The prediction has a mean pLDDT of 81. Predicted 3D model of a 73-nucleotide RNA (transfer RNA) from a Candidatus Nealsoniibacteriota bacterium. The sequence is in RNAcentral, with records from ENA. It matches the Rfam family "tRNA". Rfam classes the family as a transfer RNA.
RNA sequence: CGGGGCGUGGUGUAACGGUAACAUGCACCCUUCGGGAGGGUGAGAUUUCUGGGUUCGAAUCCCAGCGCCCCGA
Numbered sequence: 001c002g003g004g005g006c007g008u009g010g011u012g013u014a015a016c017g018g019u020a021a022c023a024u025g026c027a028c029c030c031u032u033c034g035g036g037a038g039g040g041u042g043a044g045a046u047u048u049c050u051g052g053g054u055u056c057g058a059a060u061c062c063c064a065g066c067g068c069c070c071c072g073a
Stems, first nucleotide, its partner, number of pairs: 001072007010024004018056001026042005049065005
């Protein structure tokens, strides 16, 4: 320099164009003599890397940028 992929709670991942979910972690509660395991409740995303575009409607489609990874030179 060229090509490709990825970017979503603290972490790891879901989500036919239609109100962003699950697991884990965290807080509290139940259970225990205490702990662990187990069960319950709750908080946690300036709403999905940033900025535009398409659309009645975008995490999702399109463009540009940024970051990371892979391949080639």